[in-house]
RNA backbone atom coordinates (compact mmCIF):
# COMPACT_ATOMS: atom_id res chain seq x y z
P N A 1 -0.64 3.79 3.55
O5' N A 1 -0.73 2.81 2.30
C5' N A 1 -0.67 3.37 1.00
C4' N A 1 -0.68 2.25 0.00
C3' N A 1 -1.93 1.37 0.00
O3' N A 1 -3.00 1.93 -0.72
C1' N A 1 0.00 0.00 0.00
P N A 2 -4.52 1.62 -0.26
O5' N A 2 -4.74 0.11 -0.75
C5' N A 2 -4.77 -0.20 -2.11
C4' N A 2 -4.97 -1.69 -2.31
C3' N A 2 -6.17 -2.29 -1.63
O3' N A 2 -7.39 -2.08 -2.31
C1' N A 2 -4.29 -3.65 -1.22
P N A 3 -8.74 -1.98 -1.49
O5' N A 3 -9.03 -3.48 -1.03
C5' N A 3 -9.27 -4.47 -2.00
C4' N A 3 -9.38 -5.83 -1.35
C3' N A 3 -10.40 -5.96 -0.25
O3' N A 3 -11.73 -6.12 -0.74
C1' N A 3 -8.40 -6.97 0.45
P N A 4 -12.95 -5.60 0.13
O5' N A 4 -13.05 -6.65 1.32
C5' N A 4 -13.34 -8.01 1.06
C4' N A 4 -13.19 -8.85 2.31
C3' N A 4 -14.03 -8.42 3.51
O3' N A 4 -15.40 -8.81 3.41
C1' N A 4 -11.85 -8.90 4.21
P N A 5 -16.52 -7.89 4.15
O5' N A 5 -16.33 -8.23 5.70
C5' N A 5 -16.54 -9.53 6.17
C4' N A 5 -16.04 -9.68 7.59
C3' N A 5 -16.69 -8.77 8.62
O3' N A 5 -17.97 -9.21 9.04
C1' N A 5 -14.35 -8.81 8.94
P N A 6 -19.05 -8.12 9.50
O5' N A 6 -18.53 -7.67 10.95
C5' N A 6 -18.46 -8.59 12.01
C4' N A 6 -17.72 -8.02 13.19
C3' N A 6 -18.32 -6.75 13.78
O3' N A 6 -19.41 -7.01 14.65
C1' N A 6 -15.99 -6.49 13.56
P N A 7 -20.54 -5.88 14.88
O5' N A 7 -19.79 -4.76 15.70
C5' N A 7 -19.27 -5.02 16.99
C4' N A 7 -18.70 -3.76 17.64
C3' N A 7 -19.75 -2.67 17.89
O3' N A 7 -19.44 -1.98 19.10
C1' N A 7 -18.03 -1.84 16.50
P N A 8 -20.22 -2.40 20.45
O5' N A 8 -21.76 -2.27 20.06
C5' N A 8 -22.42 -1.01 20.06
C4' N A 8 -23.90 -1.17 20.35
C3' N A 8 -24.24 -1.96 21.59
O3' N A 8 -24.12 -1.17 22.78
C1' N A 8 -25.56 -2.73 19.82
P N A 9 -23.57 -1.92 24.11
O5' N A 9 -24.81 -1.94 25.12
C5' N A 9 -25.28 -0.70 25.70
C4' N A 9 -25.69 -0.92 27.15
C3' N A 9 -24.69 -1.71 27.98
O3' N A 9 -24.68 -1.18 29.30
C1' N A 9 -26.78 -2.80 28.03
P N A 10 -23.53 -0.15 29.71
O5' N A 10 -22.41 -1.11 30.35
C5' N A 10 -21.24 -0.53 31.00
C4' N A 10 -20.52 -1.61 31.76
C3' N A 10 -20.21 -2.87 30.96
O3' N A 10 -18.97 -2.75 30.27
C1' N A 10 -21.30 -3.47 32.95
P N A 11 -18.82 -3.30 28.76
O5' N A 11 -18.68 -4.88 28.92
C5' N A 11 -17.56 -5.43 29.59
C4' N A 11 -17.68 -6.93 29.67
C3' N A 11 -17.99 -7.65 28.35
O3' N A 11 -16.82 -7.89 27.59
C1' N A 11 -19.48 -8.40 30.01
P N A 12 -16.94 -8.00 25.99
O5' N A 12 -17.76 -9.35 25.74
C5' N A 12 -17.23 -10.61 26.13
C4' N A 12 -18.18 -11.72 25.76
C3' N A 12 -18.72 -11.67 24.34
O3' N A 12 -17.81 -12.20 23.40
C1' N A 12 -20.49 -12.08 25.86
P N A 13 -17.98 -11.77 21.83
O5' N A 13 -19.39 -12.40 21.46
C5' N A 13 -20.27 -11.69 20.61
C4' N A 13 -21.65 -12.28 20.72
C3' N A 13 -22.63 -11.84 19.65
O3' N A 13 -22.46 -12.63 18.48
C1' N A 13 -23.65 -11.66 21.76
P N A 14 -23.16 -12.16 17.11
O5' N A 14 -24.67 -12.63 17.37
C5' N A 14 -25.71 -12.01 16.68
C4' N A 14 -27.04 -12.53 17.16
C3' N A 14 -28.23 -11.97 16.38
O3' N A 14 -28.46 -12.71 15.19
C1' N A 14 -28.63 -11.73 18.68
P N A 15 -28.24 -11.96 13.80
O5' N A 15 -29.42 -10.89 13.78
C5' N A 15 -30.77 -11.32 13.95
C4' N A 15 -31.62 -10.18 14.45
C3' N A 15 -31.57 -8.92 13.61
O3' N A 15 -32.36 -8.99 12.43
C1' N A 15 -31.37 -8.34 15.88
P N A 16 -32.24 -7.84 11.37
O5' N A 16 -31.77 -8.55 10.04
C5' N A 16 -31.42 -7.75 8.92
C4' N A 16 -32.21 -8.18 7.72
C3' N A 16 -33.73 -8.07 7.88
O3' N A 16 -34.34 -7.80 6.61
C1' N A 16 -33.16 -10.32 7.48
P N A 17 -34.08 -6.60 5.77
O5' N A 17 -34.65 -5.46 6.74
C5' N A 17 -34.40 -4.10 6.35
C4' N A 17 -34.99 -3.19 7.41
C3' N A 17 -36.49 -3.40 7.63
O3' N A 17 -36.84 -2.93 8.93
C1' N A 17 -36.13 -1.31 6.65
P N A 18 -37.74 -3.85 9.90
O5' N A 18 -38.81 -2.84 10.53
C5' N A 18 -38.37 -1.82 11.41
C4' N A 18 -39.56 -1.05 11.97
C3' N A 18 -40.66 -1.92 12.54
O3' N A 18 -41.28 -1.23 13.63
C1' N A 18 -41.50 -0.66 10.72
P N A 19 -41.02 -1.77 15.12
O5' N A 19 -41.86 -0.78 16.03
C5' N A 19 -41.49 0.59 16.18
C4' N A 19 -41.28 0.89 17.67
C3' N A 19 -40.00 0.25 18.23
O3' N A 19 -39.46 1.14 19.23
C1' N A 19 -41.89 -0.56 19.41
P N A 20 -37.91 1.49 19.11
O5' N A 20 -37.16 0.07 19.20
C5' N A 20 -37.08 -0.54 20.43
C4' N A 20 -36.30 -1.82 20.33
C3' N A 20 -36.05 -2.45 21.69
O3' N A 20 -37.17 -3.29 22.03
C1' N A 20 -34.01 -2.33 20.47
P N A 21 -37.27 -3.94 23.48
O5' N A 21 -36.55 -5.31 23.22
C5' N A 21 -36.16 -6.14 24.30
C4' N A 21 -35.62 -7.44 23.79
C3' N A 21 -34.79 -8.21 24.78
O3' N A 21 -35.59 -8.96 25.68
C1' N A 21 -33.63 -8.09 22.74
P N A 22 -35.00 -9.36 27.13
O5' N A 22 -34.05 -10.60 26.82
C5' N A 22 -34.59 -11.77 26.21
C4' N A 22 -33.49 -12.78 25.93
C3' N A 22 -32.61 -13.12 27.11
O3' N A 22 -33.18 -14.11 27.95
C1' N A 22 -31.27 -12.67 25.22
P N A 23 -32.82 -14.07 29.55
O5' N A 23 -31.34 -14.65 29.66
C5' N A 23 -31.07 -15.98 29.24
C4' N A 23 -29.58 -16.23 29.23
C3' N A 23 -28.84 -15.84 30.49
O3' N A 23 -28.92 -16.80 31.51
C1' N A 23 -27.69 -15.00 28.61
P N A 24 -29.08 -16.31 33.04
O5' N A 24 -27.63 -15.70 33.37
C5' N A 24 -26.49 -16.52 33.39
C4' N A 24 -25.21 -15.70 33.43
C3' N A 24 -25.11 -14.70 34.59
O3' N A 24 -24.75 -15.30 35.84
C1' N A 24 -24.45 -13.67 32.57
P N A 25 -25.37 -14.67 37.17
O5' N A 25 -24.79 -13.19 37.24
C5' N A 25 -23.40 -12.96 37.43
C4' N A 25 -23.07 -11.48 37.28
C3' N A 25 -23.78 -10.55 38.24
O3' N A 25 -23.19 -10.54 39.53
C1' N A 25 -23.86 -9.66 36.07
P N A 26 -24.11 -10.29 40.81
O5' N A 26 -24.65 -8.80 40.66
C5' N A 26 -23.75 -7.70 40.74
C4' N A 26 -24.50 -6.38 40.66
C3' N A 26 -25.69 -6.26 41.60
O3' N A 26 -25.32 -5.89 42.92
C1' N A 26 -26.32 -5.56 39.44
P N A 27 -26.13 -6.46 44.17
O5' N A 27 -27.51 -5.67 44.11
C5' N A 27 -27.56 -4.26 44.28
C4' N A 27 -28.96 -3.72 44.05
C3' N A 27 -30.08 -4.43 44.80
O3' N A 27 -30.18 -4.04 46.16
C1' N A 27 -30.73 -4.12 42.56
P N A 28 -30.78 -5.08 47.24
O5' N A 28 -32.35 -5.11 46.93
C5' N A 28 -33.13 -3.94 47.12
C4' N A 28 -34.56 -4.18 46.66
C3' N A 28 -35.26 -5.38 47.25
O3' N A 28 -35.76 -5.14 48.57
C1' N A 28 -35.64 -5.32 44.92
P N A 29 -35.92 -6.36 49.60
O5' N A 29 -37.17 -7.19 49.03
C5' N A 29 -38.46 -6.60 49.00
C4' N A 29 -39.45 -7.51 48.27
C3' N A 29 -39.55 -8.94 48.79
O3' N A 29 -40.35 -9.05 49.97
C1' N A 29 -39.40 -8.98 46.45
P N A 30 -40.09 -10.21 51.06
O5' N A 30 -40.54 -11.54 50.27
C5' N A 30 -41.89 -11.70 49.89
C4' N A 30 -42.07 -12.97 49.07
C3' N A 30 -41.55 -14.25 49.71
O3' N A 30 -42.45 -14.79 50.65
C1' N A 30 -40.86 -14.15 47.44
P N A 31 -41.91 -15.43 52.00
O5' N A 31 -41.14 -16.74 51.53
C5' N A 31 -41.84 -17.80 50.88
C4' N A 31 -40.87 -18.82 50.33
C3' N A 31 -39.85 -19.35 51.31
O3' N A 31 -40.39 -20.36 52.15
C1' N A 31 -38.78 -18.77 49.30
P N A 32 -40.27 -20.28 53.74
O5' N A 32 -38.71 -20.57 53.99
C5' N A 32 -38.17 -21.84 53.65
C4' N A 32 -36.68 -21.88 53.93
C3' N A 32 -36.27 -21.39 55.32
O3' N A 32 -36.46 -22.38 56.32
C1' N A 32 -34.87 -20.43 53.66
P N A 33 -37.16 -21.98 57.70
O5' N A 33 -36.13 -21.01 58.42
C5' N A 33 -36.55 -20.17 59.48
C4' N A 33 -35.34 -19.59 60.18
C3' N A 33 -34.33 -18.95 59.26
O3' N A 33 -34.68 -17.60 58.95
C1' N A 33 -33.22 -20.41 60.75
P N A 34 -34.58 -17.09 57.44
O5' N A 34 -33.02 -17.07 57.18
C5' N A 34 -32.20 -16.11 57.85
C4' N A 34 -30.73 -16.42 57.61
C3' N A 34 -30.30 -16.52 56.16
O3' N A 34 -30.06 -15.24 55.58
C1' N A 34 -29.44 -18.35 57.37
P N A 35 -30.36 -15.05 54.02
O5' N A 35 -29.20 -15.85 53.30
C5' N A 35 -27.86 -15.41 53.41
C4' N A 35 -26.90 -16.43 52.85
C3' N A 35 -27.10 -16.83 51.40
O3' N A 35 -26.58 -15.88 50.48
C1' N A 35 -26.76 -18.76 52.69
P N A 36 -27.33 -15.72 49.10
O5' N A 36 -27.13 -17.12 48.36
C5' N A 36 -25.85 -17.52 47.89
C4' N A 36 -25.85 -18.96 47.47
C3' N A 36 -26.75 -19.31 46.29
O3' N A 36 -26.17 -19.00 45.03
C1' N A 36 -27.06 -20.89 48.00
P N A 37 -27.12 -18.46 43.85
O5' N A 37 -28.07 -19.70 43.51
C5' N A 37 -27.51 -20.90 43.01
C4' N A 37 -28.55 -21.99 42.96
C3' N A 37 -29.80 -21.68 42.17
O3' N A 37 -29.63 -21.88 40.76
C1' N A 37 -30.42 -22.59 44.25
P N A 38 -30.36 -20.87 39.74
O5' N A 38 -31.92 -21.03 40.05
C5' N A 38 -32.58 -22.28 39.80
C4' N A 38 -33.98 -22.24 40.32
C3' N A 38 -34.84 -21.10 39.83
O3' N A 38 -35.38 -21.34 38.54
C1' N A 38 -35.09 -21.29 42.16
P N A 39 -35.65 -20.09 37.58
O5' N A 39 -36.97 -19.41 38.17
C5' N A 39 -38.19 -20.14 38.22
C4' N A 39 -39.25 -19.36 38.96
C3' N A 39 -39.48 -17.93 38.50
O3' N A 39 -40.29 -17.86 37.33
C1' N A 39 -39.32 -17.96 40.82
P N A 40 -40.03 -16.66 36.28
O5' N A 40 -40.61 -15.40 37.05
C5' N A 40 -41.98 -15.32 37.38
C4' N A 40 -42.27 -14.09 38.22
C3' N A 40 -41.80 -12.77 37.65
O3' N A 40 -42.66 -12.25 36.64
C1' N A 40 -41.18 -12.88 39.90
P N A 41 -42.02 -11.38 35.45
O5' N A 41 -41.52 -10.03 36.15
C5' N A 41 -42.48 -9.12 36.65
C4' N A 41 -41.83 -8.08 37.55
C3' N A 41 -40.86 -7.13 36.88
O3' N A 41 -41.51 -6.10 36.14
C1' N A 41 -39.97 -7.85 38.94
P N A 42 -40.71 -5.38 34.95
O5' N A 42 -39.63 -4.48 35.70
C5' N A 42 -40.05 -3.43 36.56
C4' N A 42 -38.85 -2.80 37.27
C3' N A 42 -37.80 -2.20 36.37
O3' N A 42 -38.16 -0.91 35.91
C1' N A 42 -36.77 -3.49 38.06
P N A 43 -37.54 -0.36 34.51
O5' N A 43 -36.09 0.15 34.93
C5' N A 43 -35.92 1.14 35.92
C4' N A 43 -34.47 1.19 36.37
C3' N A 43 -33.46 1.46 35.25
O3' N A 43 -33.33 2.85 34.99
C1' N A 43 -32.74 -0.38 36.57
P N A 44 -33.22 3.34 33.47
O5' N A 44 -31.81 2.77 33.00
C5' N A 44 -30.61 3.18 33.64
C4' N A 44 -29.47 2.29 33.25
C3' N A 44 -29.25 2.12 31.76
O3' N A 44 -28.46 3.18 31.24
C1' N A 44 -29.27 0.00 32.77
P N A 45 -29.08 4.21 30.18
O5' N A 45 -28.29 3.87 28.85
C5' N A 45 -28.30 2.56 28.33
C4' N A 45 -27.65 2.52 26.97
C3' N A 45 -28.04 3.69 26.04
O3' N A 45 -26.99 3.98 25.15
C1' N A 45 -28.85 1.63 25.15
P N A 46 -26.56 5.48 25.04
O5' N A 46 -27.71 6.15 24.21
C5' N A 46 -27.69 6.07 22.80
C4' N A 46 -28.96 6.52 22.17
C3' N A 46 -28.85 6.92 20.71
O3' N A 46 -28.92 5.79 19.84
C1' N A 46 -30.01 8.59 21.89
P N A 47 -27.98 5.81 18.54
O5' N A 47 -27.23 4.41 18.57
C5' N A 47 -26.25 4.11 19.54
C4' N A 47 -25.73 2.70 19.33
C3' N A 47 -25.19 2.42 17.94
O3' N A 47 -24.13 1.50 18.04
C1' N A 47 -27.00 0.99 18.38
P N A 48 -23.04 1.40 16.86
O5' N A 48 -22.07 2.62 17.16
C5' N A 48 -21.50 2.80 18.44
C4' N A 48 -20.39 3.81 18.35
C3' N A 48 -20.66 5.02 17.48
O3' N A 48 -21.42 6.02 18.14
C1' N A 48 -18.56 4.13 16.95
P N A 49 -22.47 6.91 17.25
O5' N A 49 -21.50 7.90 16.45
C5' N A 49 -20.69 8.85 17.14
C4' N A 49 -19.91 9.69 16.16
C3' N A 49 -20.72 10.31 15.03
O3' N A 49 -21.38 11.50 15.42
C1' N A 49 -18.81 9.29 14.15
P N A 50 -22.83 11.89 14.72
O5' N A 50 -22.40 12.38 13.26
C5' N A 50 -21.60 13.56 13.10
C4' N A 50 -21.18 13.73 11.67
C3' N A 50 -22.29 13.68 10.63
O3' N A 50 -23.03 14.88 10.54
C1' N A 50 -20.50 12.34 9.91
P N A 51 -24.60 14.80 10.11
O5' N A 51 -24.57 14.39 8.57
C5' N A 51 -24.10 15.32 7.59
C4' N A 51 -23.85 14.63 6.27
C3' N A 51 -25.05 14.05 5.54
O3' N A 51 -25.85 15.02 4.88
C1' N A 51 -23.27 12.50 5.48
P N A 52 -27.41 14.71 4.70
O5' N A 52 -27.45 13.54 3.62
C5' N A 52 -27.00 13.79 2.30
C4' N A 52 -26.96 12.52 1.49
C3' N A 52 -28.31 11.84 1.23
O3' N A 52 -29.05 12.46 0.19
C1' N A 52 -26.71 10.21 1.88
P N A 53 -30.66 12.38 0.23
O5' N A 53 -31.01 10.83 -0.04
C5' N A 53 -30.76 10.25 -1.30
C4' N A 53 -31.20 8.79 -1.32
C3' N A 53 -32.64 8.56 -0.90
O3' N A 53 -33.55 8.80 -1.96
C1' N A 53 -31.24 7.01 0.20
P N A 54 -34.90 9.66 -1.70
O5' N A 54 -35.74 8.73 -0.73
C5' N A 54 -36.19 7.45 -1.16
C4' N A 54 -36.78 6.67 -0.02
C3' N A 54 -37.83 7.39 0.80
O3' N A 54 -39.12 7.37 0.18
C1' N A 54 -36.31 6.31 2.24
P N A 55 -40.03 8.72 0.20
O5' N A 55 -40.47 8.83 1.71
C5' N A 55 -41.14 10.00 2.18
C4' N A 55 -41.70 9.78 3.57
C3' N A 55 -40.74 9.14 4.56
O3' N A 55 -39.86 10.09 5.14
C1' N A 55 -42.78 8.00 4.65
P N A 56 -38.33 9.75 5.33
O5' N A 56 -38.36 8.60 6.42
C5' N A 56 -38.78 8.86 7.75
C4' N A 56 -38.93 7.56 8.53
C3' N A 56 -37.68 6.71 8.62
O3' N A 56 -36.82 7.13 9.64
C1' N A 56 -39.54 5.35 8.06
P N A 57 -35.27 7.16 9.36
O5' N A 57 -34.83 5.62 9.26
C5' N A 57 -35.12 4.74 10.35
C4' N A 57 -33.96 3.79 10.60
C3' N A 57 -32.66 4.48 10.97
O3' N A 57 -31.90 3.63 11.82
C1' N A 57 -32.35 3.31 8.96
P N A 58 -32.12 3.70 13.40
O5' N A 58 -31.00 2.73 13.97
C5' N A 58 -29.63 3.13 13.98
C4' N A 58 -28.73 1.93 13.96
C3' N A 58 -28.69 1.17 12.63
O3' N A 58 -27.73 1.74 11.75
C1' N A 58 -29.03 -0.35 14.40
P N A 59 -28.10 1.86 10.15
O5' N A 59 -28.41 0.37 9.67
C5' N A 59 -27.40 -0.62 9.73
C4' N A 59 -27.99 -1.98 9.38
C3' N A 59 -28.48 -2.10 7.94
O3' N A 59 -28.20 -3.39 7.43
C1' N A 59 -30.25 -2.53 9.44
P N A 60 -26.97 -3.58 6.40
O5' N A 60 -27.45 -2.71 5.15
C5' N A 60 -28.16 -3.30 4.06
C4' N A 60 -28.32 -2.31 2.93
C3' N A 60 -27.13 -1.42 2.65
O3' N A 60 -26.15 -2.07 1.85
C1' N A 60 -29.06 -0.10 2.69
P N A 61 -24.56 -1.72 2.01
O5' N A 61 -24.45 -0.30 1.30
C5' N A 61 -24.68 -0.18 -0.10
C4' N A 61 -24.46 1.26 -0.53
C3' N A 61 -23.17 1.91 -0.08
O3' N A 61 -22.07 1.56 -0.90
C1' N A 61 -24.96 3.37 0.35
P N A 62 -20.61 1.47 -0.25
O5' N A 62 -20.23 3.01 -0.06
C5' N A 62 -20.10 3.87 -1.18
C4' N A 62 -19.77 5.28 -0.75
C3' N A 62 -18.61 5.42 0.20
O3' N A 62 -17.35 5.37 -0.46
C1' N A 62 -20.42 6.72 0.98
P N A 63 -16.09 4.77 0.32
O5' N A 63 -15.72 5.92 1.36
C5' N A 63 -15.30 7.19 0.91
C4' N A 63 -15.26 8.19 2.05
C3' N A 63 -14.41 7.79 3.24
O3' N A 63 -13.04 7.98 3.05
C1' N A 63 -16.49 8.62 4.00
P N A 64 -12.00 7.01 3.82
O5' N A 64 -12.07 7.53 5.31
C5' N A 64 -11.72 8.89 5.62
C4' N A 64 -12.13 9.23 7.04
C3' N A 64 -11.52 8.36 8.14
O3' N A 64 -10.20 8.72 8.45
C1' N A 64 -13.83 8.66 8.55
P N A 65 -9.19 7.60 8.98
O5' N A 65 -9.72 7.31 10.47
C5' N A 65 -9.77 8.34 11.44
C4' N A 65 -10.34 7.85 12.75
C3' N A 65 -9.76 6.54 13.26
O3' N A 65 -8.51 6.75 13.92
C1' N A 65 -12.10 6.44 13.39
P N A 66 -7.39 5.56 13.84
O5' N A 66 -7.94 4.43 14.81
C5' N A 66 -8.12 4.72 16.21
C4' N A 66 -8.86 3.58 16.88
C3' N A 66 -8.31 2.19 16.63
O3' N A 66 -7.17 1.89 17.43
C1' N A 66 -10.65 2.15 16.39
P N A 67 -6.09 0.86 16.85
O5' N A 67 -6.81 -0.56 16.95
C5' N A 67 -7.19 -1.07 18.21
C4' N A 67 -8.00 -2.35 18.06
C3' N A 67 -7.40 -3.44 17.19
O3' N A 67 -6.39 -4.18 17.86
C1' N A 67 -9.65 -3.17 16.62
P N A 68 -5.21 -4.87 17.01
O5' N A 68 -5.91 -6.10 16.28
C5' N A 68 -6.46 -7.16 17.05
C4' N A 68 -7.23 -8.11 16.16
C3' N A 68 -6.47 -8.69 15.00
O3' N A 68 -5.61 -9.75 15.35
C1' N A 68 -8.62 -8.01 14.28
P N A 69 -4.31 -10.08 14.44
O5' N A 69 -4.89 -10.76 13.13
C5' N A 69 -5.55 -12.00 13.19
C4' N A 69 -6.14 -12.38 11.85
C3' N A 69 -5.18 -12.39 10.67
O3' N A 69 -4.36 -13.55 10.61
C1' N A 69 -7.16 -11.28 10.05
P N A 70 -2.93 -13.49 9.92
O5' N A 70 -3.27 -13.39 8.37
C5' N A 70 -3.91 -14.44 7.70
C4' N A 70 -4.26 -14.04 6.28
C3' N A 70 -3.10 -13.56 5.42
O3' N A 70 -2.31 -14.62 4.89
C1' N A 70 -4.92 -12.10 5.15
P N A 71 -0.76 -14.37 4.51
O5' N A 71 -0.82 -13.41 3.25
C5' N A 71 -1.39 -13.88 2.02
C4' N A 71 -1.40 -12.78 0.98
C3' N A 71 -0.06 -12.09 0.73
O3' N A 71 0.81 -12.85 -0.12
C1' N A 71 -1.76 -10.47 0.93
P N A 72 2.40 -12.77 0.06
O5' N A 72 2.78 -11.28 -0.40
C5' N A 72 2.56 -10.89 -1.75
C4' N A 72 2.76 -9.40 -1.92
C3' N A 72 4.11 -8.87 -1.43
O3' N A 72 5.16 -9.08 -2.38
C1' N A 72 2.37 -7.49 -0.64
RNA sequence: GGGCGCAUAGCUCAGUGGUAGAGCGUCGCAUUUACACUGCGAAGGCCCAAGGUUCAAAUCCUUGUGCGCCCA
Molecule: transfer RNA
Organism: Candidatus Jorgensenbacteria bacterium GW2011_GWA1_48_11